[in-house]
Context: one part of a larger RNA
Molecule: small-subunit ribosomal RNA, central domain
Organism: uncultured prokaryote
RNA sequence: CUGGGCGUAAAGCGUUCGUAGGCGGUUAUUUAAGCAAGAUGUGAAAGCCCAGGGCUCAACCUUGGAACUGCAUUUUGAACUGGGUAACUAGAGUACUGUAGAGGGUGGUGGAAUUUCCAGUGUAGCGGUGAAAUGCGUAGAGAUUGGAAGGAACAUCAGUGGCGAAGGCGGCCACCUGGACAGAUACUGACGCUGAGGAACGAAAGCGUGGGGAGCGAACAGGAUUAGAUACCCUGGUAGUCCACGCCGUAAACGAUGUCAACUAGCCGUUGUGUCCUUGAGACGUGAGUGGCGCAGCUAACGCACUAAGUUGACCGCCUGGGGAGUACGGCCGCAAGGUUAAAACUC
Repeated sequence: CUGGGCGUAAAGCGUUCGUAGGCGGUUAUUUAAGCAAGAUGUGAAAGCCCAGGGCUCAACCUUGGAACUGCAUUUUGAACUGGGUAACUAGAGUACUGUAGAGGGUGGUGGAAUUUCCAGUGUAGCGGUGAAAUGCGUAGAGAUUGGAAGGAACAUCAGUGGCGAAGGCGGCCACCUGGACAGAUACUGACGCUGAGGAACGAAAGCGUGGGGAGCGAACAGGAUUAGAUACCCUGGUAGUCCACGCCGUAAACGAUGUCAACUAGCCGUUGUGUCCUUGAGACGUGAGUGGCGCAGCUAACGCACUAAGUUGACCGCCUGGGGAGUACGGCCGCAAGGUUAAAACUC
């Protein structure tokens, strides 16, 4: 190197776009680089292997053969791969008409609730807990009525429902904008798949500058509990949570399951969509999603099972005993926090 693997045992990059590279539909023709056959030359000797011979045998020595799976030149072949040419439409895409949607961005706007403030009524408690206390309240709280301010989140609808590459996305309206799907045609004519490096996006927390700050709430303070209680419970409460701009680049970023394509029993829901007399809560499709069961098959088992972990192909990533360690050192990135790449000694 070959050979084995990656749902849960070690192992799928968080996701997508895409450079190089790898791989690539159908037909005809051509070429002859790969490929196949023949010939020639070369492939030192020794060694290995085979058949003989010489030392009494053997080791050893020696003769001949084979082999040296290679390289070069040359002559052919043309199925396949590659190159050229011409064409095709089943892959891919464009146009047209529609459909559904919390897809993204910006601006505006609505009601419920919490909190605070003002005013009225009203009087002694309120709050909290397993029980309490800290706390608030006769300077009039809590309760209740009216008004005002301000911030954040959008009950019901709501659904193993929808959309998005992933992260994620939920009041309503307008504008800007991405993608998907369906239906019939027309067009382009392989324009495709994957993707080392690279680039972009990327929850929460955290960081910088400036705002904002209702509720919640790390830190912190107090009250309890306890042997102690730097906790769990309670009363407060700062950063933060929110906005704008800029960083960070990580998560059990999970379906712990890379992307693309083809093939392989069924049954039952649900979203979208088409057709049929919408004559009914209907039937038949589409198979574009999203779920439940289940055969073959696979799997160590659990389970998966047309949304595969089945049967195959293309390309990438990753794994190789546990600890040391996702650490040290160095590099790169970052304001920092740290991230990324990534060992060894030693030890079991």